This is a predicted structure of a 64-nucleotide RNA (Fluoride riboswitch aptamer (crcB RNA motif)). The sequence was found by an Rfam model in a public genome assembly.

RNA sequence: AGUUAGUAAGGCGAUGGAGUUCGCCUGUAACCGCCUGAAAGAGGCUGAUGACUCCUGAUAAAAC
Repeated sequence: AGUUAGUAAGGCGAUGGAGUUCGCCUGUAACCGCCUGAAAGAGGCUGAUGACUCCUGAUAAAAC
């Protein structure tokens, strides 16, 4: 210096935080939404979750 294995952990899952759980990645990363369009500096669409629950923020309606 390189390779392999193990251990300890860490990171990520399109807009915030926490808990639980699932999946992915091991720094060469995992991840960085979708549709139409040849492309575009064009047009359109869903969602604060990967999933569930709670809180916070935004919007709308109703009641007091």

The prediction has a mean pLDDT of 75.